């Protein structure tokens, strides 16, 4: 850098100690009843792989991933609508795989 996905799923123990939830505003929301984040073991299956299948699927956990809050929400843009709000859709960032 390209492409495809991101309403769904998935626990616990230690250890650390103050923030944290990617970046900017906002805002909510976790957090010394210990959060984040290592680590061990467990689990989810989203992508690669592997099986079966004509195919669409469906399995199996082998590589990576993931296991609070929709990618926590929302900002940009374009439409609608009962109209200073909601609502839908798309972009922009971000993350994950594979190349």
């Nucleotide at each position: 850098c390209u492409u495809a996905u991101c309403c769904a799923g998935a626990a616990a123990g230690a250890c650390c100690g103050a923030g944290g939830g990617a970046g900017u505003u906002g805002a909510c929301c976790c957090a010394u009843u210990g959060a984040c984040g290592u680590c061990u073991u467990g689990g989810c299956a989203a992508c690669c792989u592997g099986u079966u299948g004509c195919a669409a699927a469906a399995u199996a956990a082998g590589g990576u991933g993931c296991c609070a809050c929709a990618u926590u929400c929302a900002a940009c843009c374009a439409c609608g609508c009962u109209c200073u709000g909601c609502g839908u859709g798309g972009a922009a960032a971000g993350a994950u795989a594979a190349g």
Molecule: SAM riboswitch aptamer (S box leader)
Organism: uncultured Flavobacterium sp.